[in-house]
Source information:
A computed fold for a 73-nucleotide RNA from Culicoides brevitarsis, annotated as transfer RNA. Its Rfam family is "tRNA". Rfam classes the family as a transfer RNA. From the family's description: Transfer RNA (tRNA) molecules are approximately 80 nucleotides in length. The sequence is in RNAcentral, with records from Ensembl Metazoa. Model confidence (mean pLDDT): 80 of 100. Taxonomically the source falls in Avaritia (Eukaryota, Pterygota, Diptera, Nematocera).
RNA sequence: GCUCUCGUAGCUCAGUGGUAGUAGCGUCUGACUUGUAAUCAGAAGGUCGAUAGUUCAAUCCUGUCCGGGAGCA
Numbered sequence: 001g002c003u004c005u006c007g008u009a010g011c012u013c014a015g016u017g018g019u020a021g022u023a024g025c026g027u028c029u030g031a032c033u034u035g036u037a038a039u040c041a042g043a044a045g046g047u048c049g050a051u052a053g054u055u056c057a058a059u060c061c062u063g064u065c066c067g068g069g070a071g072c073a
Base pairs, nucleotide, nucleotide: 001072002071003070004069005068006067007066010025011024012023018056027043028042029041030040031039049065050064051063052062053061
C1' cells in the first nucleotide's frame, strides 16, 4: 500500500430498515441477616465511533474519515 472484518452502557455482547435499543457482569437503593457474603426485588447508566448521503423512516444500507484485529505484498 491492497483486501476483509469489528466499533452498541464501566466491561462482555444481542438486535441488522418500522418510530426510539437487549441481556449478563459491575454500580446504587431496598428486603433478608447480629453483621458480611449469598439470594430476592427495584433503579440509574446509551448523542449505537465521527461525518455526509439514500429513504416516509437509519444502530442497520452507501461514501469518506478515525480506531482495533486478520490476511496478502